[in-house]
RNA sequence: GGAAACUAGGGUUCCGGCUGCCUUACCGGGAGUGUCUGGUCCGAGAGUUUCCGGUCUCGCAUGACGAGACUCCACGGAGGGAUAAAAGCCCGGGAGA
Numbered sequence: 001g002g003a004a005a006c007u008a009g010g011g012u013u014c015c016g017g018c019u020g021c022c023u024u025a026c027c028g029g030g031a032g033u034g035u036c037u038g039g040u041c042c043g044a045g046a047g048u049u050u051c052c053g054g055u056c057u058c059g060c061a062u063g064a065c066g067a068g069a070c071u072c073c074a075c076g077g078a079g080g081g082a083u084a085a086a087a088g089c090c091c092g093g094g095a096g097a
Base pairs, nucleotide, nucleotide: 001052002051003050004049005048006047009042010041014039015038016036017033018032019031021029022028053071054070055069056068057067058066059065073093075096079091080090081089
């Protein structure tokens, strides 16, 4: 440096929940509701873990392999964008401090 999984967080396409409506009723259909705990879903530069990669050292001995160590730090809008929608997503380790 890259990837994956997960989490904090996020909303509402789908499922489920809830409330009406149609249906004698059940089944079923359709509407609304995220100010519904949820499942699917989205998801961190400044969250976690793992793997790959990189650098150095050593072993081995010539081109590859093996082992070890390191891979730090990190305050932060407003605004805009995507998706069904929103967000700690993306613009963005941006502007600024």